[in-house]
Context: one part of a larger RNA
């Protein structure tokens, strides 16, 4: 840059993030069940033993070692549900961009005043109906104020 102005939405192109999405992959934590290592405690019909106690002795008691075993129990398995994230055909709108397409809704009474709510309709801005507001121009009238 001042109406040869400003400006709205669809559509097309590019990029970005995002939502939905059959599903798929992975992480965290939870619950039930299965299995159950090491180990402690408990228990046991087992086996072994020099020290202590009783006994003259045999033997017995006590204690210890080994073994077996119940409960507990890590890891693991399984089922269910929970949470977080990655990927995902396709779909939805959003942002940005040199500038492209269609129209011209809004801004001056923007050429049907505009806007708000709502319903219906339409390529798109939007249109129409109903109700509301003036943050509407113009003309006329009324009231008040000033000169």
């Nucleotide at each position: 840059c001042a109406c040869c102005g400003c400006c709205c939405g669809u559509c097309a192109c590019a990029c970005c993030a995002u939502c939905c999405g059959a599903g798929u992959c992975g992480g965290g934590g939870g619950u039930g069940c299965c299995c159950g290592a090491a180990g402690u405690c408990g228990c046991c019909a087992g086996c072994c033993c020099a020290a202590c106690c009783c006994g003259a002795a045999a033997g017995g008691g006590g204690g210890g070692g080994c073994g077996g075993u119940u409960c507990c129990g890590a890891a693991g398995g399984u089922a269910c549900g929970u949470u977080c994230g990655g990927c995902g055909a396709g779909g939805g709108g959003g942002g940005u961009g040199a500038a492209g397409u269609c129209g011209u809704a809004a801004c001056a009474a923007g050429g049907u005043a505009g806007c708000c709510g709502u319903a219906c309709c339409g390529g798109a801005a939007g249109g129409u109906g109903c109700g509301g507001c003036u943050g509407g121009a113009u003309c006329a009238c009324c009231u008040c104020c000033u000169u």

Notes:
A computed fold for a 147-nucleotide part of an RNA from a Deltaproteobacteria bacterium, annotated as small-subunit ribosomal RNA, 3' minor domain. The organism belongs to Myxococcia, within Bacteria. The sequence was found in a public genome assembly. The prediction has a mean pLDDT of 80.